This is a predicted structure of a 569-nucleotide part of an RNA (large-subunit ribosomal RNA, domain I) from an uncultured Myxococcales bacterium.
Its Rfam family is "Bacterial large subunit ribosomal RNA".
The sequence was found in a public genome assembly.
Model confidence (mean pLDDT): 81 of 100.
Context: one part of a larger RNA
RNA sequence: AGCAAGUGGUGGAUGCCUUGGCGUAGAGAGGCGACGAAGGACGCGAUUAACUGCGAUAAGCCCUGGUUAGCUGUACGUAAGCAUUUGACCCAGGGAUCUCCGAAUCGGGAAACCGAGCGAUUCAAAAAAUCGCUGCAAAGCGCGAACGCAGGGAACUGAAACAUCUAAGUACCUGCAGGAAUAGAAAUCAAACGAGACUCCCCUAGUAGCGGCGAGCGAACGGGGACAAGCCUAAACCUACCUGUGUGUAAGCGGCACGCGUUGCCAGGUAAGGGGUUGCGGGAGAGUAUUGGGAUAUGUGCAUAGUCCCACAGAGUUACAAAGUACGACUGUAGCAGAACCGUGCAGGAAAAACGGGCCAGAGCGGGUGAUAGCCCCGUAUGCGACACAGGAGUACCUCUGAUAUUUUUCCCAAGUACGGCGGGACACGUGAAACCCUGUCGGAAUCUGGGGGGCCCACCCUCCAAGGCUAAAUACUACUCUACGACCGAUAGUGAACCAGUACCGUGAGGGAAAGGUGAAAAGCACCCCGACAAGGGGAGUGAAAUAGUACCUGAAACCGCUUGCUU
Numbered sequence: 001a002g003c004a005a006g007u008g009g010u011g012g013a014u015g016c017c018u019u020g021g022c023g024u025a026g027a028g029a030g031g032c033g034a035c036g037a038a039g040g041a042c043g044c045g046a047u048u049a050a051c052u053g054c055g056a057u058a059a060g061c062c063c064u065g066g067u068u069a070g071c072u073g074u075a076c077g078u079a080a081g082c083a084u085u086u087g088a089c090c091c092a093g094g095g096a097u098c099u100c101c102g103a104a105u106c107g108g109g110a111a112a113c114c115g116a117g118c119g120a121u122u123c124a125a126a127a128a129a130u131c132g133c134u135g136c137a138a139a140g141c142g143c144g145a146a147c148g149c150a151g152g153g154a155a156c157u158g159a160a161a162c163a164u165c166u167a168a169g170u171a172c173c174u175g176c177a178g179g180a181a182u183a184g185a186a187a188u189c190a191a192a193c194g195a196g197a198c199u200c201c202c203c204u205a206g207u208a209g210c211g212g213c214g215a216g217c218g219a220a221c222g223g224g225g226a227c228a229a230g231c232c233u234a235a236a237c238c239u240a241c242c243u244g245u246g247u248g249u250a251a252g253c254g255g256c257a258c259g260c261g262u263u264g265c266c267a268g269g270u271a272a273g274g275g276g277u278u279g280c281g282g283g284a285g286a287g288u289a290u291u292g293g294g295a296u297a298u299g300u301g302c303a304u305a306g307u308c309c310c311a312c313a314g315a316g317u318u319a320c321a322a323a324g325u326a327c328g329a330c331u332g333u334a335g336c337a338g339a340a341c342c343g344u345g346c347a348g349g350a351a352a353a354a355c356g357g358g359c360c361a362g363a364g365c366g367g368g369u370g371a372u373a374g375c376c377c378c379g380u381a382u383g384c385g386a387c388a389c390a391g392g393a394g395u396a397c398c399u400c401u402g403a404u405a406u407u408u409u410u411c412c413c414a415a416g417u418a419c420g421g422c423g424g425g426a427c428a429c430g431u432g433a434a435a436c437c438c439u440g441u442c443g444g445a446a447u448c449u450g451g452g453g454g455g456c457c458c459a460c461c462c463u464c465c466a467a468g469g470c471u472a473a474a475u476a477c478u479a480c481u482c483u484a485c486g487a488c489c490g491a492u493a494g495u496g497a498a499c500c501a502g503u504a505c506c507g508u509g510a511g512g513g514a515a516a517g518g519u520g521a522a523a524a525g526c527a528c529c530c531c532g533a534c535a536a537g538g539g540g541a542g543u544g545a546a547a548u549a550g551u552a553c554c555u556g557a558a559a560c561c562g563c564u565u566g567c568u569u
Stems, first nucleotide, its partner, number of pairs: 001568009015554001016518002020489002022486007029478002031143002039101003042055003046078002050074002061095006070082003106115003116134007135141002147178001148176005158165001162212001188195002199226005209217002230470003233414001237274002239271006246265002252260002255302004279448001281413004285408006292310005297304001312402005324397004330391004335384003341357004358375002360364001366378003419443007429455001450465005505512002525553001528540004
């Protein structure tokens, strides 16, 4: 020096474990904010650096309800205390307080700072101090995970290049919401039969089509389901008010007659009133008929469904009209009760193991307890429980509404609209035979003998009424709360983060971004002695089942570094 065996150190793999993650489902909630939010700064403790909690009333104050012997958070200890049925601590509901910054809002500002005006108090007065008020608007501003609607809108990529095309109306930006949103009651489909708002799902179908007919894109009709709900205006006409440089012994109005007649009539305008709301076309005006009771209607009479009241009927604040009152099942936010086991040889530090013998079960879910417990503890099944606050089906008030049929003539039925030209967009559809839809621009109809559509266009036929508006449910999502579950992870995994993590640290900044879990059943965390420097570290002693379990603490692999012995050289 090498090899072998043994024994240590180092190191922290592996096994076991779980406080944390990941995912899904159900239910709830779907918002917070000028009554100052989200998020922070600075403070508050006997001792207090941090976390948690709270706000100068500062780990807290008051009330109500629950609970019951302890308590002064994490977090030991000491001190000083509180409470013990006159109820502390803890839990729930309500209330008070709530510094400074921040939309930040009296003004300024380099956030958590600085400086004002007005009023009040103290004061003889001023100063100073303390307290309160002082934003712009017209009901808003700011924050918040995804889901929604709208305006704007890429590129990489694919086409094996690339420009049309694709990716994609995606990403992203902006605006505006809501608990959902959008859409929505046919100028829709269909095809000779019919259907009957919209939304969502499964088919139809990768079909028909579109397409440098390339890459690719990609319907609808129709069928089956979820859900289901339908309505209100505009106009004709009436009434009221206003205007007129119109009309004047008239014309005209008036259901008829008397009559009225410049305070009339006519025309125009306004209205939040009445009326009316559709495609077997509907409505207005007029006539006729039918339809509970009563009253009344310009100065008079007649007539008159125009008006009012009663009865009755219907409906309702989620559209269809909009306020409010009372009660309220049930549910949520603390909780309560809750069955049944003992013994022992051996074994162990410890019994829940083993053995023996029992018991409960509307409860053998799960967790803990010194190892593996239905019967030790918490619970579980089951049955109960709320002063207060929140939600809430529903009920009673209350409020609103109440005609139909038929005939006739005239009037009305959404205009810079439909539609057309030019230029674009969107429809699966790239200009195509290109319909239908939207509109920047230029033109520009008709009112039922009207108008749109049926994928060039024409005819017939069928179908439907645009140019105003509202509308629940079925559908989407999860920042958040609760519950349950997992052929999910188990500390290089699972969130970046099981641990004081978006921290330490890096970066001017935007931003990037770690590592780090485990003594033991119980601290019983090694009194005392010895060496040493009044250390560090160690040796005894002691604790413990175990100390090669001693806080650098379960197990303790490998690399690597020693020591001992044997053999070889």